A computed fold for a 162-nucleotide RNA from Gluconobacter cerinus, annotated as FMN riboswitch aptamer (RFN element). Rfam family: FMN riboswitch aptamer (RFN element). Rfam describes the family as follows. The RFN element is a highly conserved domain that is found frequently in the 5'-untranslated regions of prokaryotic mRNAs that encode for flavin mononucleotide (FMN) biosynthesis and transport proteins. The coordinates come from a structure-prediction model, not an experiment, and the mean pLDDT is 76.
[in-house]
RNA sequence: AGACGUUCUCGGGGCGGGGUGAAACUCCCCACCGGCGGUAUUGAAGGGAUUUCGGUCCCUCCUAAGCCCGCGAGCGCCUUCUUAUCCACGGAUAGGAAGGGUCAAGCAGAUCCGGUGAGACUCCGGAGCCGACGGUCAUAGUCCGGAUGAGAGAGAACGCAG
Repeated sequence: AGACGUUCUCGGGGCGGGGUGAAACUCCCCACCGGCGGUAUUGAAGGGAUUUCGGUCCCUCCUAAGCCCGCGAGCGCCUUCUUAUCCACGGAUAGGAAGGGUCAAGCAGAUCCGGUGAGACUCCGGAGCCGACGGUCAUAGUCCGGAUGAGAGAGAACGCAG
């Protein structure tokens, strides 16, 4: 020090108060939460140059976005196998299992205004918005479940190439 390999470890937070009601952490009012990588006018540390000793400039490194660019989990889709039913025998529909993906967006997501400034959807101030599936005496980002799972990735050790 990397375009690499193996192993191991790590790898998601949040309903507190009030109202209605037979019943709500699910509705209404207030509240609370924000995975991973990137970007960067953030903040800190180290080093260097310069100085009118106030500071200024440069380099390295760490750090900084839920809604900017991507990724992941969930559901769906597709493929293969399989079971049942139907069939004009080509196949169709429904269920189950396994696997795959440049699905260039399938559900599928959400940001603006003001300020500073050379430069900000990232800083400061303000006002907004978003959040898989199944379950439930009542509709869930916050409860329970799949999940002691999976995973974007992060770190360490050893090896290998330079």